RNA sequence: AGGCCCAUAGUGAAAUGGCAUCACAGAGGUCUCCAAAACCUUUAUUUGAGGUUCGAAUCCUCAUGGGCCUG
Numbered sequence: 001a002g003g004c005c006c007a008u009a010g011u012g013a014a015a016u017g018g019c020a021u022c023a024c025a026g027a028g029g030u031c032u033c034c035a036a037a038a039c040c041u042u043u044a045u046u047u048g049a050g051g052u053u054c055g056a057a058u059c060c061u062c063a064u065g066g067g068c069c070u071g
Stems, first nucleotide, its partner, number of pairs: 001070007010024004018054001026042005047063005
């Protein structure tokens, strides 16, 4: 320098263009003599900027960050 892949709660991951979801973690509660476990409730998320579309996590462009390959 060129090419490819990835970016979603605190963490790990789902999501046919149509309500952003699950597990763990966090908070509150039930239970218990106390705790743990179990159960119930709850908080929090689409890397950034544009574009297409009635509608974008998803499609397109650029940027940023990370990983791999070629030289």
A computed fold for a 71-nucleotide RNA from a bacterium, annotated as transfer RNA.
The coordinates come from a structure-prediction model, not an experiment, and the mean pLDDT is 82.
Its Rfam family is "tRNA". By type it is a transfer RNA. About the family: Transfer RNA (tRNA) molecules are approximately 80 nucleotides in length.